[in-house]
Context: one part of a larger RNA
């Protein structure tokens, strides 16, 4: 100095654990807010940093119930004062009280009324007051609807794809949307919608390239069908015209469909101490009762002894025992019987729910025959042109929307059947409503996992995470878990600068000492072998 061995120091791998995550199922609820919300600020404890929690009535105040020996939330131990078997603390329901921002509103906007009141006779716009528990904003996905990209791939690119995707924007709902045929088909069929399977990557579209991609039918899930406008009749205080008649408007009756119906005239029967139906649509308010869940909780079976090592028994061992309970956790190591628990069962003053039944209540009840041609959604259908959507890129391009420009018919009628035309079939648009079966989880509860175990699992296990810290901003955004059964957290003494650290002792399993469980390398000493 170099190997090597040995003791250590240094670091925090690695084992172990788990307070937290991460999914999945199930059940619930799917909303809050002008009765001021969501988020925030600032304040409140007997001291009071931060956190909870609560609002000047300020870890709280009243009442009802549960529940039992304690209590004055947590880091966080002590101290100070008190309060509780005359039931405190605590859990629930129900009320009080709840600064100051914040939709933040002493305003807007909407609707009602009344008064006024232009062009312009009535009238209408307009204005003014008054009323107003609408509306306004938050919110994680689902839904509807408007506006709408590129990157991309087409091995390059322009039609085309990405994709009607992201993104913004409007809106509603617990779901949304659709939805009771002017459909589907082609068999003398089916019978609203929506979802799921199959059909089928199939017919077909496509610089016939990348590519996109049906329906029909069958097979299940759920199943529910109404209401207006009209024709007609009445009632009204309008308006023209007044002998009369006409227009309009409201209101009630009627009526509601494709095997076509309804309306009105004529005719035949029949009809209520009955019969049906009802709070999601189909008319509409609800009120009692009982039944059940939900929001505290309540009981809950049955083990002991020796010895063995230990700090410590739940382990080993000997004998029992309970079970509709051997689900899990905790106890000084591995517990069916030690503690919480589980299983079967039980349980509401109050408040909430949603259904069932029962009352109360509402509400509705007609058929045929013949006759007549009154009605059955008009700037509509549909054609031109110009777009869009339909798997469907103008193609032969039907259907279906939208913008311009034309513009019917009236049931002897209109519309579809993928250009058209006839013939056949289907069906009734230009009014509306509609449950269930679907999608979705910010969010409570419950179970569970060939899911993570602190560099992983949320970004976040941690009084102190969307926090420290970056950034003008918009935004970004961490690290950081373990002492032991129990602080028993080292009295005391001795070196030391009344340090840091050490050395005795003393509790302990202390080689668990708090820079604390184990406790790798890397890299440094020491001491010792060997070799220069």
């Nucleotide at each position: 100095g170099g190997c090597g061995c040995a003791u250590g120091g240094g670091g925090g791998a690695u084992g172990c654990c788990u307070u937290g995550g991460c999914g999945u199922c199930a059940g619930a609820a799917g909303g809050c807010g002008a009765u001021g919300a969501a988020g925030g600020g600032c304040g409140u404890g007997g001291a009071a940093g931060a956190c909870u929690g609560c609002g000047a009535a300020a870890a709280g105040c009243u009442c009802g119930g549960g529940g039992u020996a304690g209590c004055u939330g947590u880091c966080a131990a002590g101290c100070a004062a008190g309060c509780g078997u005359u039931g405190a603390u605590c859990c629930c329901g129900a009320g009080a009280u709840a600064c100051c921002c914040g939709a933040a509103u002493u305003a807007g906007c909407g609707g009602g009324c009344a008064c006024u009141g232009a062009a312009u006779c009535c009238a209408u716009a307009g204005g003014u007051g008054c009323c107003u528990u609408g509306c306004g904003g938050c919110c994680a996905a689902c839904c509807c609807g408007g506006u709408g990209a590129a990157c991309u791939g087409a091995a390059a690119c322009a039609u085309c794809u990405c994709a009607g995707u992201a993104a913004c924007c409007g809106g509603a709902g617990g779901a949304a949307a659709a939805g009771a045929a002017a459909g589907a088909a082609a068999a003398a069929u089916c019978g609203a919608u929506u979802c799921c399977g199959u059909c089928a990557g199939u017919a077909g579209u496509g610089g016939c390239g990348a590519g996109c991609g049906a329906a029909c039918g069958c097979g299940g899930a759920a199943u529910a069908g109404c209401c207006c406008a009209a024709a007609c009749c009445g009632u009204g205080a309008g308006g023209g015209u007044u002998u009369u008649c006409c227009c309009a408007c409201a209101c009630g009756g009627g009526g509601u469909u494709g095997u076509a119906g309804g309306g009105c005239c004529u005719u035949u029967c029949a009809c209520a101490u009955g019969a049906g139906a009802g709070u999601u649509a189909c008319a509409a308010a609800g009120c009692c009762g009982u039944u059940g869940u939900c929001u505290a909780g309540c009981a809950g079976a049955a083990c002991c002894g020796u010895g063995c090592a230990g700090g410590a028994a739940c382990g080993c061992u000997g004998g029992a025992c309970c079970a509709u309970a051997g689900a899990g956790g905790g106890u000084g190591a591995c517990a069916g019987u030690c503690c919480c628990g589980u299983a079967a069962g039980c349980g509401a003053a109050a408040g909430a729910c949603a259904a069932a039944c029962g009352g109360u209540c509402u509400c509705u009840c007609g058929a045929g025959a013949g006759g007549u041609a009154c009605c059955u959604g008009a700037g509509u259908a549909a054609g031109c042109u110009g777009g869009g959507c339909c798997a469907c890129g103008u193609g032969g391009a039907a259907u279906c929307c939208c913008g311009g420009c034309u513009g019917a018919a009236u049931c002897u009628a209109c519309g579809g059947g993928g250009a058209c035309c006839a013939u056949c079939c289907c069906g009734u648009a230009a009014g509306g409503c509609u449950a269930a079966a679907u999608a979705c989880u910010c969010u409570c509860u419950g179970a569970c996992g060939a899911c993570c175990g602190a560099u992983a699992g949320c970004a976040a296990a941690c009084u102190c995470a969307g926090u420290a810290g970056a950034g003008c901003g918009a935004u970004u955004g961490a690290a950081a878990g373990g002492u032991g059964a129990g602080a028993a957290g080292a009295a005391c003494c001795c070196c030391g600068u009344c340090g840091a650290g050490g050395g005795g002792a003393g509790u302990a399993a202390a080689g668990a000492g708090a820079a604390c469980c184990u406790g790798a390398a890397a890299c440094c000493a020491u001491g010792u072998g060997c070799c220069u």
Molecule: large-subunit ribosomal RNA, domain I
Organism: soil metagenome